[in-house]
RNA sequence: ACAAUGGAGAGUUUGAUCCUGGCUCAGGAUGAACGCUAGCGGCAGGCUUAAUACAUGCAAGUCGAGGGGCAGCGGGUGUAGCAAUACAUGCCGGCGACCGGCGCACGGGUGCGUAACACGUAUGCAACCUACCUAUAACUGGAGAAUAGCCCCGAGAAAUCGGGAUUAAUACUCCAUAACAUUGCGAAAAGGCAUCUUUUUGCAAUUAAAGUUUUAAUGGUUAUAGAUGGGCAUGCGCGGUAUUAGUUAGUUGGUGAGGUAACGGCUCACCAAGACUGCGAUACCUAGGGGUUCUGAGAGGAUUAACCCCCACACUGGUACUGAGACACGGACCAGACUCCUACGGGAGGCAGCAGUAAGGAAUAUUGGUCAAUGGACGCAAGUCUGAACCAGCCAUGCCGCGUGAAGGAUGACGGCCCUAUGGGUUGUAAACUUCUUUUGUACGGGAAAAAACCCUCGCUCGUGAGCGGGGCUGAUGGUACCGUAAGAAUAAGGAUCGGCUAACUCCGUGCCAGCAGCCGCGGUAAUACGGAGGAUCCAAGCGUUAUCCGGAUUUAUUGGGUUUAAAGGGUGCGUAGGCGGGAUGAUAAGUCAGUGGUGAAAUCCUACAGCUUAACUGUAGAACUGCCAUUGAUACUGUCAACCUUGAGUACAUUUGAAGUGGGCGGAAUGUGUGGUGUAGCGGUGAAAUGCUUAGAUAUCACACAGAACACCGAUAGCGAAGGCAGCUCACUAAACUGUAACUGACGCUGAGGCACGAAAGCGUGGGGAUCAAACAGGAUUAGAUACCCUGGUAGUCCACGCCGUAAACGAUGAUCACUCGAUGUGUGCGAUACACUGUACGCGUCUGAGCGAAAGCAUUAAGUGAUCCACCUGGGGAAUACGAUCGCAAGAUUGAAACUCAAAGGAAUUGACGGGGGCCCGCACAAGCGGAGGAGCAUGUGGUUUAAUUCGAUGAUACGCGAGGAACCUUACCUGGGCUUGAACGUAUUAUGACAUUUGCCGAAAGGUAAAUUCCCUUCGGGGCAUUUUACGAGGUGCUGCAUGGCUGUCGUCAGCUCGUGCCGUGAGGUGUUGGGUUAAGUCCCGUAACGAGCGCAACCCCUAUCUUUAGUUGCCAUCAGGUAAUGCUGGGAACUCUAAGGAAACUGCCUACGCAAGUAGUGAGGAAGGUGGGGAUGACGUCAAGUCAGCACGGCCCUUACGCCCAGGGCUACACACGUGCUACAAUGGCCGGUACAGAGGGCAGCUACCAGGUGACUGGAUGCAAAUCUCUAAAACCGGUCUCAGUUCGGAUCGAAGUCUGCAACUCGACUUCGUGAAGUUGGAUUCGCUAGUAAUCGGAUAUCAGCAAUGAUCCGGUGAAUACGUUCCCGGGCCUUGUACACACCGCCCGUCAAGCCAUGGAAGCUGGGGGUACCUAAAGUCCGUAACCGCAAGGAGCGGCCUAGGGUAAAACCAGUGACUGGGGCUAAGUCGUAACAAGGUAGCCGUACCGGAAGGUGUGGCUGGAACACCUCCUUU
Repeated sequence: ACAAUGGAGAGUUUGAUCCUGGCUCAGGAUGAACGCUAGCGGCAGGCUUAAUACAUGCAAGUCGAGGGGCAGCGGGUGUAGCAAUACAUGCCGGCGACCGGCGCACGGGUGCGUAACACGUAUGCAACCUACCUAUAACUGGAGAAUAGCCCCGAGAAAUCGGGAUUAAUACUCCAUAACAUUGCGAAAAGGCAUCUUUUUGCAAUUAAAGUUUUAAUGGUUAUAGAUGGGCAUGCGCGGUAUUAGUUAGUUGGUGAGGUAACGGCUCACCAAGACUGCGAUACCUAGGGGUUCUGAGAGGAUUAACCCCCACACUGGUACUGAGACACGGACCAGACUCCUACGGGAGGCAGCAGUAAGGAAUAUUGGUCAAUGGACGCAAGUCUGAACCAGCCAUGCCGCGUGAAGGAUGACGGCCCUAUGGGUUGUAAACUUCUUUUGUACGGGAAAAAACCCUCGCUCGUGAGCGGGGCUGAUGGUACCGUAAGAAUAAGGAUCGGCUAACUCCGUGCCAGCAGCCGCGGUAAUACGGAGGAUCCAAGCGUUAUCCGGAUUUAUUGGGUUUAAAGGGUGCGUAGGCGGGAUGAUAAGUCAGUGGUGAAAUCCUACAGCUUAACUGUAGAACUGCCAUUGAUACUGUCAACCUUGAGUACAUUUGAAGUGGGCGGAAUGUGUGGUGUAGCGGUGAAAUGCUUAGAUAUCACACAGAACACCGAUAGCGAAGGCAGCUCACUAAACUGUAACUGACGCUGAGGCACGAAAGCGUGGGGAUCAAACAGGAUUAGAUACCCUGGUAGUCCACGCCGUAAACGAUGAUCACUCGAUGUGUGCGAUACACUGUACGCGUCUGAGCGAAAGCAUUAAGUGAUCCACCUGGGGAAUACGAUCGCAAGAUUGAAACUCAAAGGAAUUGACGGGGGCCCGCACAAGCGGAGGAGCAUGUGGUUUAAUUCGAUGAUACGCGAGGAACCUUACCUGGGCUUGAACGUAUUAUGACAUUUGCCGAAAGGUAAAUUCCCUUCGGGGCAUUUUACGAGGUGCUGCAUGGCUGUCGUCAGCUCGUGCCGUGAGGUGUUGGGUUAAGUCCCGUAACGAGCGCAACCCCUAUCUUUAGUUGCCAUCAGGUAAUGCUGGGAACUCUAAGGAAACUGCCUACGCAAGUAGUGAGGAAGGUGGGGAUGACGUCAAGUCAGCACGGCCCUUACGCCCAGGGCUACACACGUGCUACAAUGGCCGGUACAGAGGGCAGCUACCAGGUGACUGGAUGCAAAUCUCUAAAACCGGUCUCAGUUCGGAUCGAAGUCUGCAACUCGACUUCGUGAAGUUGGAUUCGCUAGUAAUCGGAUAUCAGCAAUGAUCCGGUGAAUACGUUCCCGGGCCUUGUACACACCGCCCGUCAAGCCAUGGAAGCUGGGGGUACCUAAAGUCCGUAACCGCAAGGAGCGGCCUAGGGUAAAACCAGUGACUGGGGCUAAGUCGUAACAAGGUAGCCGUACCGGAAGGUGUGGCUGGAACACCUCCUUU
């Protein structure tokens, strides 16, 4: 400088992610409606539905300056009369009805019809008309016959009609005159567009008029031109459906005629056979079109209300008349439907004009005023008419504007609400209060503009008439707008929302109820989501909701999308139309580009300015209207034409290759069958069996024969073919590809809608054939069942010929063609080359990897990369591989292919987990190998169940069940029955009173308790204080509920080896890496490798006990040496050695050796050592899982009870008992029981205690007595060992049960204690299926102690020591776990997900004997009004008319068929619906891999056969590739 002013997203599929994809929201708009609310004004708008029916009024008249006239009104005159008045008179103003002129074709309404030259736009008419208006030219002479009205008569209920007489005109007729008018015949010139047109000119024929008024004027006739308005034709544009593909007989064209203002099949006669159509004819459905309006960044999409233009229509259908113009909204005729009047004979009507009514509907106004203005009709004019118009009324229907006050005012008032509550927060400067203002409203007063014309009058220019100026007249709106004055905050705020999207949060109520919801979704007792309240947010005289349109939606993609796996490439080829197309030259100028001209109505939009106080609104000007047409130019590109080129394509010649195709011929192996032989008892089949075959001789074996089908090895991610597909050998015929030569043609090419051909398997038809295999079927098994998987048979079929079918996971899930774009490597066939070396080149078939692409997986010169051309296809899931219709087919069926309804998803790829009747590696008393048990008996104990007034509650797979409870006679105790208490049984604070409280006693009572009596405080500074009781007040109390509101604690996986983080790196991301891999370990233990490097919680270690030594210390422990002493004893002196005690230290680390190994480490009867590879044991429990357990241990939120769900007491219950289960004890005996004798521990306890010792008792125990608050005293072993006895029995085993007598504890042993003695002497003779523990000081066995506790139901629990084994080949299997990997439709995570029938309810829909209705067409019959044609009788002088006949037609009728709707007994499937039935088809190898096509079968998912696919897992092998 030029151009430009403009484009936002979010929620929702998942455990999470990326993508695809739909649904939904935020915005704007409306002729709106509904709900709540409402102060004012301006401007606009107001039946979207029933083009349904309409009461009533009005909406088109006017002219007396055309006419005859005079009904009504006013006036005048005359007559009569005092007058009122009556009568007469068209005399005047005027004027009903009538004749005539002009208008009524405008204005106003509506959107039925119409998919069309209707509309829009641009052209043409050389094919046309145009009243009124303007201009120019000419003319306006004469004559005549009627008719309405009026009058008379008549018919009729009326509407109206008929007859007679008379009459006028600017009504009608005739004559004259007339041409630049029309027609015919000519001549010349010019022009164009084919027919032709224009100009000049000659001749002949035909046709005109009207007056009124008279001063002017105005009208009439003819002609031409203009203007205006129309008519016709054409190009282009302008809905849907192809489940409408063929349509057409006046149809298309010609000739001639008729008709029209005019062209034309517009109509008719004849002739020809054309015309339209895939660039969508015809049919059906829908619809007035445009300017515009809304939205949008735009391109677009939607729209046609108001305003403007055009069209169409006027109750429905038809028809013409008049006229300049109509086939006529407020004209006519006919037919039809409807309504009304009627005297029943006959008539009348048409609001889609303005108001208004009814109806319909969610819904849309006054039966208003005025012609004052603007406009229209008529008129010379005054004027009349005008529901056009201008105004007013109603309505928040919209847009715009104004107001409902402003300033100050903190004790941050009262009240409300909330909270962590003697207080705080919020409502909130909000209020009160003070000061100020007065828009609006109210009252009073003033008060417009819109008005200028016409007309009247005066004047000027001027002079037959027009223009200009002055004055006068005229306002529905309206006493309105506006202005002034007064008082006074006075008259004026609501609606929706507050989970996210989306601005705005708390309390209460409710408890999957009531309800909300636009989407996601809230609500099952702590709801910011329901309802209310407080508060907040957003808009505001409105606010929300609903409906509709555009947007967001790039979600139909021209701008601007896709098709391997998400929806989507046709099964394949050939090829028509079409689309696109190689190199070079010339011409042309259709496309294209530029300039110019015309047009694109106005309004609208935009910009500027202006007018209403502002704005909305309005005005003026500009710009724009992206379009169409014409013209001039440019010629690169595309097109067309001409003549060339060779590289695309093809041809020729030469070689090569192959399971390429078709038809013949031939071959061997196997199988089956038949015959014969040998031979004897089974064969066959399976997980195991059975059916089946076989002594009538099978199977096996040998020989021979026959039959049909398929072709082992070669054979290969090898080859060929368009695809399907193709395999023994050979012959004939046919086709193709590659390579080489560069001889020929010269763009001949690519793609390809329709079309044609081919097209696995199954299936169908006819005829053959039939060995094997094998749907269906039969039988046998399996199973709960088994219409299956397995087995034995077996028919269609499998094979051939001919003919159909036309589909597959017909797949590379990847259309065809062309060009370009890094590499590596293998292989097939050629060429080049002497060649087995080396390597080049072409066409194929593969693998890997870059850039790039992709949502990712992946693709990657054989693209899914980068471009070009053409075709096909997709647009959420289901419904639906469907229905109906059509085409094809013998059928099966195929192709084409919807809708209603329903859901908010369906889906792709990848990630992390979890899971698998997937895989690999590893561990564990997991299995195995062993030892001992449980399960059988009796008893104990716990649980379930049952019972009960109560049998309190909890714990329930592993991880409840000798668990909470480590101890229920009362208490405990929470349960039941009964009796009592209500500030309460306990505690705190304040307060009142007292000095006690307690204790003892009497009475009542079951007790609690009540009542009476006796006894009765401490300290003191004398103020009081302490303590106790008591009164009052405030706080109570609850083992009531919720462990799914919680804390804390605990169990379990699991003492399993895991779980994570920081930084970095990889990936769009979720995530990954690290933590994987190779080794190793008990171990994510360590080593090595490594895009990872480090770190944390876990492991290990640190802690305790124990095993060895040592130092120190030496009592209550010890006693070797020395001494003393005893019946005996560390008893005593002493000792500090030993044991021991309890503090510290040492020691063990794969440190050493050997072997293996890179290392870590492993092995070793190794050495050494008390101990050897974590020495043994304990404590210690990562991130997390199970809404695991516990509100009854405690704590705690919320809810609930408050003379009771609280508290006290007595008694009962928790101890019940047909039964079932768990955990234990004791046993069943001789490795034993009993009797007698003799030894040896550790740990722990003890004063309301342990108790030596003595005495008594058979004993439990009792009576004495001593020591010890404990290394001092005390409680203390048993198995074992020695001896005896029993001798295999229901026993000298076993001890249950029962009886009797006792002991102890305790207020109290009845329910309901333990123990003792005597007696009694049950079951039980080693335990089914199944199942538990344990790997060494372990199991087994033996006793001891302790906690709880008055006592004890303890055989339990927890510790302690004594004696003291067996076995482990090993990891196939069961269970659990860890790591890696794989599949997945699971993620509440396999106790997952999920399919189909059946049953129930609801919804929409298909078929259906039929029934009903509708529109359109066809054929035939009939046919009104009316135009046209024809016409002898009648009328008329005539023109002509009547009448009659004919053609056509609205309508009516008949018939057959098609189409579209509605309905229909019954019937088919489909969809939806917390907990119905049957199975379990799919997802993991889903337990028979799944799926596709097809056929058969079956309650159902489905099964089986046949061919195909991988979108199948695992294992093994082969081949190839990459890396080292």

The RNA shown here (small-subunit ribosomal RNA) has 1524 nucleotides and comes from a Bacteroidales bacterium. The sequence is in RNAcentral, with records from ENA and SILVA.